[in-house]
RNA sequence: AUGAAGGUGAGAGGAGAGACUGUUGAUCGAACUAUUUGAUCGACGGCGCCGAAGGAGCAAACUUCCCAAGAGAAGUGAAUCUCUCAGGCAAAAGGAGGCUUGCUGGACG
Numbered sequence: 001a002u003g004a005a006g007g008u009g010a011g012a013g014g015a016g017a018g019a020c021u022g023u024u025g026a027u028c029g030a031a032c033u034a035u036u037u038g039a040u041c042g043a044c045g046g047c048g049c050c051g052a053a054g055g056a057g058c059a060a061a062c063u064u065c066c067c068a069a070g071a072g073a074a075g076u077g078a079a080u081c082u083c084u085c086a087g088g089c090a091a092a093a094g095g096a097g098g099c100u101u102g103c104u105g106g107a108c109g
Base pairs, nucleotide, nucleotide: 006104007103008102009101010100011099018047020046021045022044023043024042025041026040027039028038029037030036031035048089049088050087054085055083056082057081061076062075063074064073065072
């Protein structure tokens, strides 16, 4: 200094996918006295599904090795792409990336 990248606080917004199902525990009820059944909150499973916490994979390119050359091998290598380990599938919570703004920062000039 018409203050870049980066860091950080706050605000608004922010998608997808079963309020699936079995067993069982606790609590609160309802029928009813044989027990049955409902709601809520858990535990352990089953099947189906989602990608935008996190995690993993790789294209160009670059580097190294090899090779007469062409070719080949290894490494590095991004994402909202791919996978679905993790996470998630009413609401709430969480939520990538982007937006506004405060502070910091001090690159180019």

The RNA shown here (Glycine riboswitch aptamer) has 109 nucleotides and comes from Croceifilum oryzae.
Model confidence (mean pLDDT): 77 of 100.
Taxonomically the source falls in Croceifilum (Bacteria, Bacillati, Bacillota, Bacilli).
Its Rfam family is "Glycine riboswitch aptamer". About the family: This family represents the bacterial glycine riboswitch. Glycine riboswitches usually consist of two metabolite-binding aptamers domains with similar structures in tandem. The aptamers cooperatively bind glycine to regulate the expression of downstream genes. Rfam links the family to the GO term glycine biosynthetic process.
Of the family's consensus pairs, 90% are formed in the model.
It was read from a public genome assembly, where an Rfam model found it.